RNA sequence: GCUCCGGAUGAACCUGGUGGCAUCCUUAACACAUGAAAGUCGGACGGGAAGUGGUGUUUCUAGUGGCGGACGGGUGAGUAACGCGUAAGAACCUACCCUUGGGAGGGGAACAACAGCUGGAAACGGCUGAUAAUACCCCGUAGGCUGAGGAGGAAAUCCGCACGAAGAGGAGCUCACGUCUGAUUAGCUAGUUGGUGAGGCAAUAGCUUACCAAGGUGAUGAUCAGUAGCUGGUUCGAGAGGAUAAUCAGCCACACUAGGACUGAGACACGGCCCAAACUCCUACGGGAGGCUGCAGUGGGGAAUUUUCCACAAUGGGCGGAAGCCUAAUGGAGCAAUGCCGCGUGGAGGUAGAAGGCCCACAAGUCGUGAACUUCUUUUCCCGUAGAAGAAGCAACAACGAUAUCUGGGGAAUAAGCAUCGGCUAAGUUUGUGACAGCAGCCGCGGUAAUACAAAGGAUGCAAACGUUAUUCGGAAUGAUUGGGUGUAAAGCGUCUGUAGGUGGCUUUUUAAGUCCGCCGUCAAAUCCCAGGGCUCAACCCUGGACAGGCGGUGGAAACUACCAAGAUGGAGUAUGGUAGGGGCAGAGGGAAUUUUUGAUGGAGCGGUGAAAUGUGUAGAGAUCCGAAAGAACACCAACGGCCAAAGCACUCUGCUGGGCCAACACUGACACUGAGAGACAAAAUCUAGGGGAGAAAAUGGGAUUAGAUACCCCAGUAGUCCUAGCCGUAAACAAUGGAUACUAGGCGAUGUGUGUAUCAACCCGUGCAGUGUUGUAGCUAAGGCGUUAAGUAUCCUGUCGGGGGAGUACGUUCGCAAGAAUGAAACUCAAUGGAAUUAACGGGGGCCUGCACAAGCGGUGGAGCAUGUGGUUUAAUUCGAUGCAAAGCAAAGAAUCUUACCAGGGCUUGACAUGCCGCGAAUCCUUUUGAAAGAAAGGGGUGCCUUCGAGAACGCAGACACAGGUGGUGCAUGGCUGUCGUCAGCUCGUGCCAUAAGGUGUUGGGUUAAGUCCAGUAACGAGCGCAACAAUAUAUGCGGAUGGGUGUCUGCUUUCUUUGAGAAUUUGGAUUGUACAACCAAGAAUGUGGAUGAAUAACCCUCAUGUUUAGUUGCCAUCAUUGAGUUUGGAACCCUGAACAGACUGUUGGUGAUAAGCCAGAGGAAGGUGAGGAUAUCGUCAAGUCAUCAUGCCCCUUAUGGCCUGGGCGACACACGUGCUACAAUGGCCGGGACAAAGGGUCGCGAUCUCGCGAGGGUGAUCUAUCCCCAAAAAACCUGUCAUCAGUUUGGAUUGUAGGCUGCAGAUCGUCUAUAUGAAGCCGGAAUCGCUAGUAAUCGCCAGUCAGCCAUACGACGGUGAAUUCGUUCCUGGGCCUUGUACACAUCGCCCGUCACACUAUGAGAGCUGGCCAUGCCCGCAGUCUUUACCUUAAUUGCAAGGAGGGGGAUGUCGAAGGCAGGGCUAGUAAUUGGAGUGAAGUCAUAACAAGGUAGCCGUACUGGAAGGUGCUACUG
Repeated sequence: GCUCCGGAUGAACCUGGUGGCAUCCUUAACACAUGAAAGUCGGACGGGAAGUGGUGUUUCUAGUGGCGGACGGGUGAGUAACGCGUAAGAACCUACCCUUGGGAGGGGAACAACAGCUGGAAACGGCUGAUAAUACCCCGUAGGCUGAGGAGGAAAUCCGCACGAAGAGGAGCUCACGUCUGAUUAGCUAGUUGGUGAGGCAAUAGCUUACCAAGGUGAUGAUCAGUAGCUGGUUCGAGAGGAUAAUCAGCCACACUAGGACUGAGACACGGCCCAAACUCCUACGGGAGGCUGCAGUGGGGAAUUUUCCACAAUGGGCGGAAGCCUAAUGGAGCAAUGCCGCGUGGAGGUAGAAGGCCCACAAGUCGUGAACUUCUUUUCCCGUAGAAGAAGCAACAACGAUAUCUGGGGAAUAAGCAUCGGCUAAGUUUGUGACAGCAGCCGCGGUAAUACAAAGGAUGCAAACGUUAUUCGGAAUGAUUGGGUGUAAAGCGUCUGUAGGUGGCUUUUUAAGUCCGCCGUCAAAUCCCAGGGCUCAACCCUGGACAGGCGGUGGAAACUACCAAGAUGGAGUAUGGUAGGGGCAGAGGGAAUUUUUGAUGGAGCGGUGAAAUGUGUAGAGAUCCGAAAGAACACCAACGGCCAAAGCACUCUGCUGGGCCAACACUGACACUGAGAGACAAAAUCUAGGGGAGAAAAUGGGAUUAGAUACCCCAGUAGUCCUAGCCGUAAACAAUGGAUACUAGGCGAUGUGUGUAUCAACCCGUGCAGUGUUGUAGCUAAGGCGUUAAGUAUCCUGUCGGGGGAGUACGUUCGCAAGAAUGAAACUCAAUGGAAUUAACGGGGGCCUGCACAAGCGGUGGAGCAUGUGGUUUAAUUCGAUGCAAAGCAAAGAAUCUUACCAGGGCUUGACAUGCCGCGAAUCCUUUUGAAAGAAAGGGGUGCCUUCGAGAACGCAGACACAGGUGGUGCAUGGCUGUCGUCAGCUCGUGCCAUAAGGUGUUGGGUUAAGUCCAGUAACGAGCGCAACAAUAUAUGCGGAUGGGUGUCUGCUUUCUUUGAGAAUUUGGAUUGUACAACCAAGAAUGUGGAUGAAUAACCCUCAUGUUUAGUUGCCAUCAUUGAGUUUGGAACCCUGAACAGACUGUUGGUGAUAAGCCAGAGGAAGGUGAGGAUAUCGUCAAGUCAUCAUGCCCCUUAUGGCCUGGGCGACACACGUGCUACAAUGGCCGGGACAAAGGGUCGCGAUCUCGCGAGGGUGAUCUAUCCCCAAAAAACCUGUCAUCAGUUUGGAUUGUAGGCUGCAGAUCGUCUAUAUGAAGCCGGAAUCGCUAGUAAUCGCCAGUCAGCCAUACGACGGUGAAUUCGUUCCUGGGCCUUGUACACAUCGCCCGUCACACUAUGAGAGCUGGCCAUGCCCGCAGUCUUUACCUUAAUUGCAAGGAGGGGGAUGUCGAAGGCAGGGCUAGUAAUUGGAGUGAAGUCAUAACAAGGUAGCCGUACUGGAAGGUGCUACUG
């Protein structure tokens, strides 16, 4: 940063019993049919009409006239304004109303209605004639203004009229303060600001006009643009504050869109007028009519908002003298859960814990006292009776109202849903689904065992509602006044000067602006709060109180801030005397080096690199020496040393010049700090112009490297680097730390300058000021760290930040010659980005150590042929599994059938096997037919055991159903077992301590070891699993043991063999308190069996090497005999075998080490430092392997994925790989001879001997249940002979032909062996790679298991002969410990950058195009006011008259809406094309970054390249 839990709403969408009180077009200020919302007065007037038998009375009223239609009601478009709010003010008007004063005399002329004529479709008129008034006019009274009568009656009287004065209420005007956003809107303004005159208004005023002046306003935000009615209030919030402006109330504005006036007390007028434009309607086409943003209602828009209702009874309003009339104001009702509040949907009892559902371990549990059932009640509901207040009047008068309310009857009767149940968040199971369908506020869930989807049943929450959506406040201290930050997380301007502004040291006065106190006015009512009251309660309503933080007035106080005045010196500055310094500018001088060059010597290479090459050189390089020239930079001194504001500043000297510090304390007297805008300076690179150019060097060329190499490396090399004059204005411009002031522990350095002591002087030692470092206390900090030079404690001022990306990009503007710089968004997108630290892992980081890891050696593999396994391919099937090390002669200790799981075909369906039920039959057995077999069909024989006489047990057959069966799937659901790192030395725990925490310490560091083995040290002390070891001696006590051989148990399963039957063998597993022993009991004894008691015995060893003891047969033979022969007598010495012991422990000596652990050497010894070998392997890693050993959850098949049989396949064959065997030969092959082992196996067996066969083998069958007999011959070695030259051979043996043997039911697919003949490749093996450190490698043979036989060259053991080498740890590889870096944590097989290609999204530019708004200039100019008028006309008045005054019309002029023309500004939409950006499970190219990331990275700048990027120059360390 995102999100949720809370509250609210004029809401909308689903479910729905009831009452009260409220509320109801938020959108189209869109268009409106119909009704109706403003009339009234006959007591102002003339007339007309109705009515009555008549008179009189009465009633109605078109017209004139009066008052009212400026109120009430609606809406919020416009308005950023004196519009609104708060508080004031003066220059003003006011009908009706109230108070008050005096007055009302005398005349006159008309115009409607009406009558006649007449136009028009209509709306509406025209002409002539007559007439009344409270209509109109004149005179009088007078300075001005000005009068009107009417009703009633006998009268009194009442209502009016006109003019004054005052009041109340209501308008108009002025002013102070407050009132949204944008600076990517910075300047705006000509009636503009002021004055004078005139005009005008109810009134002030540039309100208007003429003249004069040139003002006015703005960074405290003018102008412009956008948005918006304002307020009381409402809502959220602890508050500060935020949001909002429905209903109620105050103000404003508007009335189809604009303009305008008339009338009037009041309007520039919602239901009035005129004009213009748009729209709708009527029309006889000539012309007319209209304005629901009043109440109902309609269409439309929209998620969405009601009846074309009743009544003037109440409260108000208009008119009237009044009765009264009018009133869609208002009072009410209707619709709507829209909101708030209340009530109900029943109460009590009731376990067989019913049925049913769900779940299940099948026992149960749960829904659940819930229901049924029994009993009770009647709020509500239905039907009746009674029945108000609201009316104040003398009476009458009630829309609501079939009201509220009361009362009787009826019957549990009429009334429950919604959401949620992975965490946040109360509440969980089953089934279905299978990354699909779907969910989701955030995290996320779903890929076959989903508490997250859907359903069920259950639970939780709320309840006539419940959830979702939308908006808003809160949480959010994520805009921080209360109440945040800025070294590394976002954030200090690159640095300084300084304007406005803000802030400001000490003492004493004045004033009273701020500040504090008292009082007064006001802040409408309603609302909120408190108290009381009324509706049964509540919501709601009424009464009273309180509050009202603000503004204004008035009277005080004087501490603080401020103002006035005076003073002081501490802040600041000036003067004086010293002093350090790469501070700046200018001039002059210097030497070393480099390059070039003249000359000389000399003669072959030089140069460069990881290695080379390009380059250079016999036309003489490089090297050496003497000269010359040029440009740039200044070695040593030199230093966490100095100076400057920063950037920056270094050879020496001179001139000019700025700032600092110290000392003493003379002067000024707060003169200070900071600093928006503004200005100055500002590395490197770049740019312009002119010079200069030695070296090094972007670009560029060449050479290498490379898969490529637009790079790193090398050879060249231009701009630029240097100077002068300009420009640019940016950097990781960094201490990633703004400036100033004060305070708050120390220690140790070093610079400048004083001072104390001391001295001849310089040091040393102590101390002050200033600057500069390091360590560290308190404190701070998320931590790492900072720490008097603060990142501590405080004050003042300033810049700046508010998730990441998009983006420092776009547009606009300013600056710049350009490059670019400054300012600086949005759409869209993500749920993170980031900091510090921790653990692990990793590094082509470091240190130490170790292993056949390398090295040193020996022998192999890789090449050939064959064997065998795998992949691939093929096939009906080639069953399945194992796949880097850690699969591949592996599972398989042995596929012809079987095995066998695969394929084809033929059979079976309760099944080959288990349990249960029923029926029949004992069972077993024999024969025949058919068939490839399995099987099918038929016939015969036979009656057992047991019995309670029913039956039962075992077995066979048949039947139905539960079920069997599965080498079917999932090793990524599992158990068990196993491999691997690795016999590597590690892995942890308890308590304590450290840390906010993750964690650390211990286990690190010093020695040592094979070892976390041991020693000593140590905030650790101990312990466990691993490592190692599992031994001994002495004494005492207790217990126990030590003497021969043989035989022998029961049960089940499987397999094999044989068989008429019977049986036998092998193997595995079990007996579990078992076995053995002793004693006792039972039995005559033994064995066996049963029972009881007691005690013992298990738990890391085995083998080999030496010895001792013991035992001597089948083994042995020295002595004594004997034989063909240890054959036999004998012996117990030796060998050997079995058992039990002994022995080796760094024990001993010396050296070394720390007097340790240990190491080295020696002695003794059969063996010496773990004696050799085996077994034994912690915590864990690899979702490692195995569901096909076994077991097992879930899923799947059930006349088949089960089961039986025959045949085939697992053995195929272009090829690739692994493991082996045999070889390639003379250290050999072949023939012959005669020697020397160990360890095994054998009765379904080994099989001697004799004999036959060239041989494999056949026949015969002695001995042997094995230290006895057999397999059995050991082979290499050794001794003769031959091959005698190095050849495809007397090497090698593959392949193939023929003929045989053996096993087996069977040998074609597909066995092995023999003989004979044949005689392939191969002459020591490329890159690469494996094993081994001693009785080892190498080499030689022998044996076993499996097994009928064997494809065994395999595997597991056994012995014979018997080496070489190890300097050592640099490198490769595996591992361990410590440390370091990290952008990794699925952990380098990691992460991750950019172009290109594709899809989608938003956006910039764009020739332009189309709208809207605004202002300007010009034209035209409606209505209308005003001006003018010499034209026309005219009842009242004047004049004797002509005529005049006055009025009307027309005309003219100014202004003037709409409209037109022109050029602008702002804004919106759209556009061919185009730019980048974002997003997207599996695209292409490379590998830039993170580890020293393989050239350290990064900032600025310039050039350059497909792309990340590379290079140059300066800076930084992150």